RNAcentral holds the sequence, with entries from ENA. A computed fold for a 74-nucleotide RNA from a Promethearchaeota archaeon, annotated as transfer RNA. It matches the Rfam family "tRNA". The source organism's lineage runs through Archaea, Promethearchaeati and Promethearchaeota.
């Protein structure tokens, strides 16, 4: 330089043929409970989906470009 795949809360993930609200466990904080801790129950925060830009009435989902990582080939 060329093809490939992957990118979504602090961590890992779900998300179908574009559809209205972006999902779930760990963690986190508060309450219950307990003499206290831990375990267990309830509850609450916390993402706009790597970025920018396009196509639509509507994008995480498609198109383009770039940006990281990651395999292949030279």
């Nucleotide at each position: 330089g060329c093809c490939g795949g992957u990118g979504u809360g602090g961590c890992u993930u779900a998300g179908c043929u574009g559809g209205u609200u972006a999902u779930a466990g760990c963690g986190c904080c508060a309450g219950a409970c307990u003499c206290a801790u831990a375990u267990u129950c309830u509850g609450g925060a916390g993402g706009u989906c790597g970025a920018g830009g396009g196509c639509u009435c509507g994008a995480a989902u498609c198109c383009c470009u770039c940006c990281a990582c990651c395999g292949g080939c030279a």